[in-house]
Molecule: c-di-GMP-I riboswitch aptamer
Organism: Mycoplasmatota bacterium
RNA sequence: AUAUUCAAAGGGCAAUUACACGGAAACGUGUUUACGCAAAGUCACAGAGCUAAAGAUUGAAAUCUAUGCUGGCUGGACCGCAAUG
Numbered sequence: 001a002u003a004u005u006c007a008a009a010g011g012g013c014a015a016u017u018a019c020a021c022g023g024a025a026a027c028g029u030g031u032u033u034a035c036g037c038a039a040a041g042u043c044a045c046a047g048a049g050c051u052a053a054a055g056a057u058u059g060a061a062a063u064c065u066a067u068g069c070u071g072g073c074u075g076g077a078c079c080g081c082a083a084u085g
Stems, first nucleotide, its partner, number of pairs: 002085004012037002018031005035072001041078003045075003048070003055064003
């Protein structure tokens, strides 16, 4: 430097639930609790998915739409512990 994760050591993260706050919502943040994760570390570039305030359409119901969101949906980029080859 690179590949792998059968096993090991030190560890790490934290689904969901509940509460509070922010937000139109999706969802996010903090505390709680651990389902799980060898990148469940970081990044919205591409795909996919979620929401629809504003806007458009409409007699109404509702429909369309991302400038919003999801990295624990996938790809990609960058960074990284240990052991083994």